[in-house]
RNA sequence: UUGAAAAAUACGGGAGAAACCAAUUAUUUGGAGCCGAAGGCGUAAGUUACUUGUUUGCCACAAGUAGCGAAACUCUCAGGCAAAAGGACCGUAUUUUGACA
Numbered sequence: 001u002u003g004a005a006a007a008a009u010a011c012g013g014g015a016g017a018a019a020c021c022a023a024u025u026a027u028u029u030g031g032a033g034c035c036g037a038a039g040g041c042g043u044a045a046g047u048u049a050c051u052u053g054u055u056u057g058c059c060a061c062a063a064g065u066a067g068c069g070a071a072a073c074u075c076u077c078a079g080g081c082a083a084a085a086g087g088a089c090c091g092u093a094u095u096u097u098g099a100c101a
Stems, first nucleotide, its partner, number of pairs: 002101001005097009020031004033081003039077001040075001042073001046068009
């Protein structure tokens, strides 16, 4: 110097589900239904350790136990169910950091 990837900010796109019922001064309380795309729990392959078996032993293999282990899957804790807002994720721009060479 080039600038992979990441983060922040701005702009654009962005799904689902009762504007539910009752009480109430209320953004409150109670009841019943639903959604998954903020966040969060759980999970596979795989991997690590240990135990047991085969072996004289090692390696290897098999079984078991425990740890680690992804998602838009799963759960629905949180959140949400007119519009607005929010919204995983995608695109563009700027800034910061700077993998490899």
Annotation
Predicted 3D model of a 101-nucleotide RNA (Glycine riboswitch aptamer) from Garciella nitratireducens DSM 15102. RNAcentral holds the sequence, with entries from Rfam and Ribocentre. Taxonomically the source falls in Garciella nitratireducens (Bacteria, Bacillota, Clostridia, Garciella). Of the family's consensus pairs, 90% are formed in the model. Rfam family: Glycine riboswitch aptamer. From the family's description: This family represents the bacterial glycine riboswitch. The same sequence occurs in records of 2 taxa.